Source information
This is a predicted structure of a 72-nucleotide RNA (transfer RNA) from an uncultured Patescibacteria group bacterium. The coordinates come from a structure-prediction model, not an experiment, and the mean pLDDT is 84. It was read from a public genome assembly. Rfam family: tRNA. Its family is annotated with triplet codon-amino acid adaptor activity in the Gene Ontology.
């Protein structure tokens, strides 16, 4: 310089074009003399950035940034 993967919630991470779900952590309540364990609930995402296609994008299409592997 080329090619490939990876990037969604603080953290691990699912979602074969049709409301972004889980555990975990964080709070609240519940059991308990406290703690720890368990139970229930709640808040917490402009899905790594800009564009395109589409009635509709995390998904498909281009370009960019990070990261990692590999060829030169």
């Nucleotide at each position: 310089g080329c090619g490939g993967c990876a990037g969604u919630a603080g953290u691990u991470u699912a979602a074969a074009g049709g409301u972004a779900g889980a555990a975990u952590a964080u709070c609240u309540c519940c059991u308990u003399c406290c703690c720890a364990a368990g139970g229930a609930g709640a808040a917490g995402g402009u899905u790594g950035u800009g564009g395109g296609u589409u009635c509709g994008a995390g998904u498909c299409c281009c370009a960019u940034c990070u990261g990692c592997c590999g060829c030169u």